About this RNA: The prediction has a mean pLDDT of 82. The RNA shown here (transfer RNA) has 71 nucleotides and comes from a Candidatus Chisholmbacteria bacterium. Rfam family: tRNA. It is annotated as a transfer RNA. The sequence was found in a public genome assembly.

RNA sequence: GCGGGAUUGGUUCAGUGGCAGAACGUCAGCUUCCCAAGCUGAAGACGCCAGUCCGAUUCUGGUAUCCCGCU
Repeated sequence: GCGGGAUUGGUUCAGUGGCAGAACGUCAGCUUCCCAAGCUGAAGACGCCAGUCCGAUUCUGGUAUCCCGCU
């Protein structure tokens, strides 16, 4: 330098052109003599910039980081 893959709550992962989900974690309440466990509820995310589209997390281009391969 070239090619490919990944990037989604604090963490690990789903997801798909039409409201963004799960588990664990965090917080609050209930329960308990207390703790743990359990139950209920809440907050919290689509790497960034453009484009296409009525509508983009999803498609396209660029860019950043990481991984793999080639040279």